[in-house]
Transfer RNA from a Microcaldota archaeon, 71 nucleotides, folded computationally. Rfam family: tRNA. The family's RNA type in Rfam is transfer RNA. The RNAcentral record of the sequence draws on ENA.
RNA sequence: GCCACAAUGGCGUAAUGGUAGCGUGAGGGGUUGUGGUCCCCUAGGUCUGGGUUCGAUUCCCGGUUGUGGCC
Numbered sequence: 001g002c003c004a005c006a007a008u009g010g011c012g013u014a015a016u017g018g019u020a021g022c023g024u025g026a027g028g029g030g031u032u033g034u035g036g037u038c039c040c041c042u043a044g045g046u047c048u049g050g051g052u053u054c055g056a057u058u059c060c061c062g063g064u065u066g067u068g069g070c071c
Base pairs, nucleotide, nucleotide: 001070002069003068004067005066006065007064010024011023012022013021018054026042027041028040029039030038047063048062049061050060051059
C1' cells in the first nucleotide's frame, strides 16, 4: 500500500427495512432478625459524516478504530 471482517447501555450478546431486545452489572422497593437467594420497578446504547427510502442497527459512499490476510 491492497483486500476481507467487525464496531449496538458499564460488560457480553441478538435484531436480513417497520416500537432496539436479552443476560449480567447499577439504582430503588418487597421478602429476611442481618446478609445471600428469589420477586417487582427504573435509568442507561446503534463508532462518525453524508446518501437512498414514507421509514435505516439493517442498504450505498467517505472517514476513524480494531482484527486477520497479501505484498